Background: Model confidence (mean pLDDT): 81 of 100. Predicted 3D model of RNase P RNA and transfer RNA as a complex of 449 nucleotides. Rfam match: Bacterial RNase P class A. By type it is a ribozyme.

[in-house]
RNA sequence: UGAGUUCGCCGGGCGACCGCGGCCCCAUCUCACAGGGGCUGAGGAAAGUCCGGACUCCACAGGGCAGGAUGCCGGCUAACGGCCGGGCGGGGAAACCCGACGGAAAGUGCAACAGAGAGCAGACCGCCGAUGGCGCCUCCGGGCGCACAGGCAAGGGUGAAACGGUGGGGUAAGAGCCCACCAGCGUGCCGGGCAACCGGGACGGCUCUGCAAACCCCAUCCGGAGCAAGGCCGAGCAGGGGUGCCGGCGGCCCGCCGAUCAAACCCCGGGUUGGCUGCACGAGCCCGCGAGCGAUCGCGUGGCCCAGAUGGAUGGUCGCCCAGGAGUCGCAAGACUCCGGACAGAAUCCGGCUUACAGGCGGACUCAUAAC
RNA sequence: GGCGGUGUAGCUCAGCUGGUCAGAGCACGCGGCUCAUAUCCGCUAGGUCCGGGGUUCAAAUCCCUGCACCGCCACCA
Numbered sequence: 001u002g003a004g005u006u007c008g009c010c011g012g013g014c015g016a017c018c019g020c021g022g023c024c025c026c027a028u029c030u031c032a033c034a035g036g037g038g039c040u041g042a043g044g045a046a047a048g049u050c051c052g053g054a055c056u057c058c059a060c061a062g063g064g065c066a067g068g069a070u071g072c073c074g075g076c077u078a079a080c081g082g083c084c085g086g087g088c089g090g091g092g093a094a095a096c097c098c099g100a101c102g103g104a105a106a107g108u109g110c111a112a113c114a115g116a117g118a119g120c121a122g123a124c125c126g127c128c129g130a131u132g133g134c135g136c137c138u139c140c141g142g143g144c145g146c147a148c149a150g151g152c153a154a155g156g157g158u159g160a161a162a163c164g165g166u167g168g169g170g171u172a173a174g175a176g177c178c179c180a181c182c183a184g185c186g187u188g189c190c191g192g193g194c195a196a197c198c199g200g201g202a203c204g205g206c207u208c209u210g211c212a213a214a215c216c217c218c219a220u221c222c223g224g225a226g227c228a229a230g231g232c233c234g235a236g237c238a239g240g241g242g243u244g245c246c247g248g249c250g251g252c253c254c255g256c257c258g259a260u261c262a263a264a265c266c267c268c269g270g271g272u273u274g275g276c277u278g279c280a281c282g283a284g285c286c287c288g289c290g291a292g293c294g295a296u297c298g299c300g301u302g303g304c305c306c307a308g309a310u311g312g313a314u315g316g317u318c319g320c321c322c323a324g325g326a327g328u329c330g331c332a333a334g335a336c337u338c339c340g341g342a343c344a345g346a347a348u349c350c351g352g353c354u355u356a357c358a359g360g361c362g363g364a365c366u367c368a369u370a371a372c
Numbered sequence: 373g374g375c376g377g378u379g380u381a382g383c384u385c386a387g388c389u390g391g392u393c394a395g396a397g398c399a400c401g402c403g404g405c406u407c408a409u410a411u412c413c414g415c416u417a418g419g420u421c422c423g424g425g426g427u428u429c430a431a432a433u434c435c436c437u438g439c440a441c442c443g444c445c446a447c448c449a
Stems, first nucleotide, its partner, number of pairs: 001368010012321007020041007043343001047354002050352005055226004062254004067222005072086005087101001088099004102217002107215002109211003124156002126152003131149002133146005164182006183207002185204003189200004230277004239268005246258003270448003284304003287300005322341001324339006373445007382398004391429001401415004422438005
């Protein structure tokens, strides 16, 4: 210098004018409106609502079945399907990246079409004809031929997948039928590691297909509903019918609590579309030190307070600057003009994941080439 | 804001325990019947199975993710 990998961060700045939400203060006797002043006012994803929690109500939540979720091992965490570290498998020349990655020798099921045969399978072409059969010859010992019975699974062919691979022996032809090596599996042993797993050597011809994002089995976790939860106040109206002993308990059973003759549930109808609270100090942010490879955790007389709307505020115009793009002039340095800053937008809160995103900055690393 | 569901031909839907299979009715087009039109009869064409990715030999179907649409949920007596 070029090509690439990965981690983290930013995602316009300043000023003027006009406008909006929240809180506080001033003045009017008080309140509200209006007026003046001060402070403050979106995000890395606020989004999708895909997970997990906090919080609230129902037994401050219990047992079983059903159902759902997760799925190598260890750790972090309030918790998780998240994150970190490691193992194994795959990709890459490397940095590095990706993986729903338990069990198919528990059981059930499926494997279309093609093909001879698709699950402890099978013989279309093919190979053989040792044994039996048939025909011919014969020196009567046998020889030659056919491919009828039959044997075989090496080769061809089908398929996504055809019951280990290579070599040798063996045979009528063949085959783990036998042997050597290799691959896988199982059993037990030794060494390392908390573990997943790794390394080594022994035995057994055991060769066992794929699918569990099919049912299922094993292990772990999960009660249900959701801030339109829930609590308080106000305004206004009109009740009627059904179930009929149960309701809380929202799939069922048990258990618990409450009720036991006026409540509960359901249906039809009526009224309101109001206010306060929950609701902004928290698993909080920043800085420093320490422990740890890391996720993360601990400590500090350390610093900070950081939106709370309810038809829903956080915006618009202009000027200068900063990135960026295009054009003209110029040998070049540069000058001038024009365009122009993405995705998006809180609604109870928090931790993640996923998706969208113009452009820019920084750190670490790999490979190639060149110079010193 | 929260919760649940749907997406297949121009329209309404089936298929969703994976397979040789994408189908039915209406509509459109062509032919027949009729003097003509409708009805009726026959034939044809028409599909990114909402988009993308994954599992599998194989996906409309199973899983993940995004998009669009629909429905329900307030309080009082």